[in-house]
């Protein structure tokens, strides 16, 4: 330089081909139960879906520029 793949909660991912209020799981925080901690178990917090632009009534999801991570080729 030139391809291909990623980026969504603190972490580890899911989102089925554009459609409903963006979710699990751990986690953090209250509380149950225990002589007490674990461990369960309930309840409660959590996110400008990398970042700008377009295309749509509608966008995480389509397109188009960047950043930032891998892997490959010269």
């Nucleotide at each position: 330089g030139g391809g291909c793949c990623c980026a969504u909660a603190g972490c580890u991912c899911a989102g089925u081909u554009g459609g409903a209020u963006a979710g699990a799981g751990c986690g953090g925080c209250g509380g149950a139960c225990u002589c007490a901690u674990a461990a369960u178990c309930c309840g409660u917090u959590g996110g400008u879906c990398c970042c700008c632009c377009g295309u749509u009534c509608g966008a995480a999801u389509c397109g188009g520029g960047g950043u930032g991570g891998g892997c490959c080729c010269a």

Transfer RNA from a Candidatus Brocadiia bacterium, 74 nucleotides, folded computationally. It matches the Rfam family "tRNA". The family's RNA type in Rfam is transfer RNA. NCBI's taxonomy places the organism under Bacteria, Pseudomonadati, Planctomycetota, Candidatus Brocadiia.